[in-house]
RNA sequence: GCACUCGUAGCUCAGCUGGAUAGAGUAUCGGUUUCCGAAGCCGAGGGCCGUGGGUUCGAAUCCCGCCGGGUGCA
Numbered sequence: 001g002c003a004c005u006c007g008u009a010g011c012u013c014a015g016c017u018g019g020a021u022a023g024a025g026u027a028u029c030g031g032u033u034u035c036c037g038a039a040g041c042c043g044a045g046g047g048c049c050g051u052g053g054g055u056u057c058g059a060a061u062c063c064c065g066c067c068g069g070g071u072g073c074a
Stems, first nucleotide, its partner, number of pairs: 001073007010026004019057001028044005050066005
């Protein structure tokens, strides 16, 4: 330098034949339970989906540039 791939909540990931309130587990906080804790159960907060454009009535999901990680080739 070229090709492929990944970038969604603190962390690990799902959602990718566009339809629309963006989800799960775990962690955090609160409640319940207990003599006190842990575990269990219930609930809450937390992300405008790497970034900038484009297409569309509508994009996390399609297209292009850029940034970052990984793999392969040179």

A computed fold for a 74-nucleotide RNA from an Alphaproteobacteria bacterium, annotated as transfer RNA. The sequence was found in a public genome assembly. Its Rfam family is "tRNA". It is annotated as a transfer RNA.